This is a predicted structure of a 1415-nucleotide RNA (small-subunit ribosomal RNA) from a metagenome.
The prediction has a mean pLDDT of 84.
The sequence is in RNAcentral, with records from SILVA.
RNA sequence: GAACGCUGGCGGCGUGCCUUAAGCAUGCAAGUCGAACGGAUAUAUUCUUUCGGGGAUAUGUUAGUGGCGCACGGGUGAGUAACACGUAGUUAGUUGAACCGAAGACGGGGAUAGCCGCCAGAGAUGGCGGGUAAUACCCGGUGUGUCCUACGGGAUAAAGGCAGCAAUGCGCUUUGGAAGAUGACUGCGGCCCAUCAGGUAGUUGGCAGGGUAAAAGCCUACCAAGCCUAUGACGGGUAGCCGGCCUGAGAGGGUGUACGGCCACACUGGAACUGAGACACGGUCCAGACUCCUACGGGAGGCAGCAGCUAGGAAUUUUCCGCAAUGGGCGAAAGCCUGACGGAGCGACGCCGCGUAAGGGAUGAAGGCCCUAUGGGGUUGUAAACCUUUUUUCUGUGGGAAGAGAACGGACAUUACCACAGGAAUAAGCCCCGGCAAACUACGUGCCAGCAGCCGCGGUAAUACGUAGGGGGCGAGUGUUGUUCGGAAUUACUGGGCAUAAAGGGUGCGUAGGCGGGGAUAUAAGCAAGGUGUGAAAGACCAUGGCUCAACCAUGGAAUUGCAUUUUGAACUAUAUCUCUAGAGUUCAGGAGGGGAGAGCAGAAUUCCCGGUGUAGGAGUGAAAUCUAUAGAUAUCGGGAGGAAUACCGGUCGCGUAGGCGGCUCUCUGGUCUGAUACUGACGCUGAGGCACGAAAGCAUGGGGAGCAAACCGGAUUAGAUACCCGGGUAGUCCAUGCUGUAAACGUUGUACACUUGGUGGUUGAUCUUACAAGGUUGGCUGCCGGAGCAAAUGUGUUAAGUGUACCGCCUGGGGAGUACGGUCGCAAGGCUGAAACUCAAAGGAAUUGACGGGGGCCCGCACAAGCGGUGGAGCACGUGGUUUAAUUCGAUCCUAAGCGAAGAACCUUACCAGGGCUUGAAAUGUACAGGAAAGCUGGCGAAAUCCAGUGUCCUUAGGGCUUGUACACAGGUGCUGCAUGGUUGUCGUCAGCUCGUGCCGUGAGGUGUUGGGUUAAGUCCCGCAACGAGCGCAACCCCUACUCAUAGUUGCCAUCAUUUAGUUGGGCACUCUAUGGGGACUGCCAACGAUAAGUUGGAGGAAGGUGGGGAUGACGUCAAAUCAUCAUGGCCCUUAUGUCCUGGGCCACACACAUGCUACAAUGGGAGAUACAGAGGGUUGCAAACUCGCAAGGGGAAGCUAAUCUCAAAAAAUCUUCCUCAAUUCAGAUUGUAGGCUGAAACUCGCCUAUAUGAAGCCGGAAUCGCUAGUAAUCGCAGGUCAGACUUACUGCGGUGAAUACGUUCUCGGGCCUUGUACACACCGCCCGUCACACCACCCGAGUUGGCUUCGCCCGAAGUACCCGCAAGGGUCCGAAGGCAAGGUCGGUGAGGGGGGUGAAGUCGAACAAGGUA
Repeated sequence: GAACGCUGGCGGCGUGCCUUAAGCAUGCAAGUCGAACGGAUAUAUUCUUUCGGGGAUAUGUUAGUGGCGCACGGGUGAGUAACACGUAGUUAGUUGAACCGAAGACGGGGAUAGCCGCCAGAGAUGGCGGGUAAUACCCGGUGUGUCCUACGGGAUAAAGGCAGCAAUGCGCUUUGGAAGAUGACUGCGGCCCAUCAGGUAGUUGGCAGGGUAAAAGCCUACCAAGCCUAUGACGGGUAGCCGGCCUGAGAGGGUGUACGGCCACACUGGAACUGAGACACGGUCCAGACUCCUACGGGAGGCAGCAGCUAGGAAUUUUCCGCAAUGGGCGAAAGCCUGACGGAGCGACGCCGCGUAAGGGAUGAAGGCCCUAUGGGGUUGUAAACCUUUUUUCUGUGGGAAGAGAACGGACAUUACCACAGGAAUAAGCCCCGGCAAACUACGUGCCAGCAGCCGCGGUAAUACGUAGGGGGCGAGUGUUGUUCGGAAUUACUGGGCAUAAAGGGUGCGUAGGCGGGGAUAUAAGCAAGGUGUGAAAGACCAUGGCUCAACCAUGGAAUUGCAUUUUGAACUAUAUCUCUAGAGUUCAGGAGGGGAGAGCAGAAUUCCCGGUGUAGGAGUGAAAUCUAUAGAUAUCGGGAGGAAUACCGGUCGCGUAGGCGGCUCUCUGGUCUGAUACUGACGCUGAGGCACGAAAGCAUGGGGAGCAAACCGGAUUAGAUACCCGGGUAGUCCAUGCUGUAAACGUUGUACACUUGGUGGUUGAUCUUACAAGGUUGGCUGCCGGAGCAAAUGUGUUAAGUGUACCGCCUGGGGAGUACGGUCGCAAGGCUGAAACUCAAAGGAAUUGACGGGGGCCCGCACAAGCGGUGGAGCACGUGGUUUAAUUCGAUCCUAAGCGAAGAACCUUACCAGGGCUUGAAAUGUACAGGAAAGCUGGCGAAAUCCAGUGUCCUUAGGGCUUGUACACAGGUGCUGCAUGGUUGUCGUCAGCUCGUGCCGUGAGGUGUUGGGUUAAGUCCCGCAACGAGCGCAACCCCUACUCAUAGUUGCCAUCAUUUAGUUGGGCACUCUAUGGGGACUGCCAACGAUAAGUUGGAGGAAGGUGGGGAUGACGUCAAAUCAUCAUGGCCCUUAUGUCCUGGGCCACACACAUGCUACAAUGGGAGAUACAGAGGGUUGCAAACUCGCAAGGGGAAGCUAAUCUCAAAAAAUCUUCCUCAAUUCAGAUUGUAGGCUGAAACUCGCCUAUAUGAAGCCGGAAUCGCUAGUAAUCGCAGGUCAGACUUACUGCGGUGAAUACGUUCUCGGGCCUUGUACACACCGCCCGUCACACCACCCGAGUUGGCUUCGCCCGAAGUACCCGCAAGGGUCCGAAGGCAAGGUCGGUGAGGGGGGUGAAGUCGAACAAGGUA
């Protein structure tokens, strides 16, 4: 250097196998010189001829000999961690042609290719014989010079060539010089791994010899034993190096493609030859692998040159043109050669430039999309059409360069460029639109399909998926993927940290190292300044210039922060010497101590043993049991044994480096503090490795063993209980010696030094005052509270976590894992060192607000307790579940569903089912057209709806109203979604709470206020307070009720008067009552308590007393609570049906389960008889009296009443009298038969009532559970709504009779406030760990097996150098590639089986988080 998707107009400049240094067909890439040589040959001319031919000359071509070149240029990056490269130096060297200088070239000789003849072979290629030339080769001479030398001397050249008429030129030989090139050596610099720690025998050095162009163990023999290494040797992995390139503010980090410099390589390995130069890409020899030819005997080959092919791969081009330019080789030259190079081609691969039009143009066209739904509106959008203009580009025609400095010569080139003509003509896409991040709607889909960089979208209203419209970004591109740097101060040199987030080594001593007090002198390594050399060019930067601009290119400048060298300086560091005393140490005198080691001693207690007394228990627990005890325990007394530990003192007291140390005495011993004198003279600090110490448990050997106590055995507990509790009990705990070397070894805080406000204690010294007590000053150690500062906060705070210095250790997301492998230590257990694959998007700290706790405190409630009565058992009623069914319509499901929606399902209701019908529809609105009244009545089919027939047949202002049919808009839906909604409701809860403004505190979440002390029913009130105020709640205001007053008396009332069967009537309005308005109660008064407050307790008065009783009234919010079936409503769905009409059925089913009730089980009762007292309601489609019939339900009847008038209407329990006498009964009434009544079209499914007969279960109800605190519970009846009737025992009200109990707040439930813990926040119905079982994934071990790389020893030994033998042919020796034998090292593949780890829907068992129920 990219690749892939979609798309693609032009030009310029660049660039293009990153993979397999894999293999290659074909062509080309290195030749040239006839003026080095002899031939051959062609043509021309000429001579000659025996007419076959032969000779000469000129020009050309040329195989061979010979010369020069082929070591350059071109390619690639395999190897290489190295003097390979970069940079700065050093020298012991070499150097052809070309340049400058000096000297010379004399005399000879023998071959050989070509050629000719013969021969071998398929061929490649050769063999033999003959003859030939040179600038090929050899000998002799000379020796300016050069080299060697023992200083006597010795050695050593050449082509007298080629061309030319000649001059002369080009060559040849020897040698000197300079320049350039090149060899070798050195300092410094640049990768990873220490789980690579020791490496090295030619190794390190010396002497001698050899060797090279040249220093050197480069090589050989001998001698010595060195050399390298923690500043990383050796080993392993990776890699060509640099100028540069990318990124970054920089420091850095990454990289080495193109261009340039250097190196290495040329199929793989080895080797030399030639040569100035090679150990040689297109040379040679040998070996190997591979390919090809073969007549099987043998041969040939090397694209990592340019094109090209095959394979590989996500991927990388033409088998092009030309030597015109630049450069190279040969040649005297002409010239020849040149896939170097100059160009063109292909690829949007990159960079740069241009275009796809410009101006006008609103009816805001059509179409699309969205909104609205009656019109219509918005947007696409000046966009289009249309008009005017232009021609970069495009097409065509014509002209036409520079590139070539005198001549010849242009591949590019149908070029660039210019002119003319034509015509908007030829030219726009890609990605995105939830946030980050610019840009929004509709439809489709429905956790599906799909998206996704991170967070995350999608489960029926998706701006996130797909499509469309619209919009945003960039634009011949665009998006994705990959890679690198940045952001990332997230490896921190610049520039981080370590109490609790990851991180201080368990502690000390100390080696190397790092750092180090004051003064003086010297040096000049560091350091500073200047000079010089170098730091190639290109690139980058600046300036100027050339292509129309730019990219690109050219010229100049600056820069190149580096290295070397030199001059100068001397503050600082360093080094050397001298010196000082403040650091450090020594000396003397004292002090405190549970510092360490050893020996001895003591008393209390436990246990055991012996004996005495004594008798039935003891022990243990929540409760028990195991256990122990009549064989005498426990208890108690006396005696004895043994081991371990040392009560009180005892203290956030003391000592120690840490671990740790506790009875007393003695011996030995370490450290430390205070005071003081003198001395030493920086002797110091830290400390990688190293060494030592190091709790408990554990290990080894030997002792010891009272108590305690893992394991283990019993007993309990439990669903289980391998635990917690209890009874036993062995290792161990103790001692000696040795090992282990770890801990929450913690102050989770390394060591040392210095500095920086305070307060208050403890302990231990010195000193002053003081005779005491007490106090002052000054040290050491050790606590608490707090300031500044620091810190994320918590906190820390002179004992720093503050401010600095020095050194060490350690950290870099969680898990995997302190695991695996390796190494090392250990007797073992195990320790130290210490990864990766894989996986997650978090893990974690501190604090905040809630919620929660089998945490704490305070308080409340019929919450418990104290009581009374029930439910749960029975029968029945009613609702629900379940089941059944054609349907048993739907909803409600803990409290907060279940006598609920439903204040009333035989039809209707009705939404369900079956069947029969209708399709603008049962009801609504509108339009158009056509017709007409319609309703009603009669008859017919039918279950009815409907349909048919007959009859009937309007008003009008003349528009129409009304109505039928057809068509179209539409209606309709109790169809879905209460998790799209409004409204309404339930619940916490009539609980006392919930908030706001400003201020203050906090980085912030947030806090304060609202907490605290009292008090209250109450966040009620008072006091205090960094708070001050306010709002919604509480309370009050409203209604009923209790007392009273005033007003008003009819339908109400009747004290007085009269009257009557009767307030019936006259009369009256005093009373009751009615219904309007007032009064009254406010802790107002007194006392006590209390802070003198708020208030509480008691009292007085009062009808009522501290909220008098009851109702209405329900804060912020919670439960995705309930309701789409009250209603409303978004979206979706149905439209001859999910709409609508009708008949019949169903909602009433019935093995069963649950909820709520009624009636009972009887004597406080039941039956019969007699008799009294309410309140509140209802009534004209109604309530219905009297009277009458019926045993009764009820019938007849009709007065009265639109109601304080009439009526329903009888209140019942109670009271009195009487029967029953404890029995399944004169209790209870279910069930069923018969006969009736009522309502209603209609009581079969499926109504109520009456009479009569029948007479079930049931004798007070298991676990459990509900209501109620006073006119309450309990008990008794009455009324009402709904309603034709009624399953009403329900619900809502009303009055009658009318209790018991509350010690109290331990416990249960719920709630409020404060506080505490938390790993919870969907908030404990939370969270969450491990085993086991299942699936998948990566890894470790593994009997082995297989491969790569590599090491040592040995065997064999090609080519070849050197040497030896031989006249030669040839043979041999040392070394030596490949190959082989045997043994290792290291890294992979694979492997039965084994092991742990990770992830996963759901499962089993227990554990952690709250005191998590055993911290």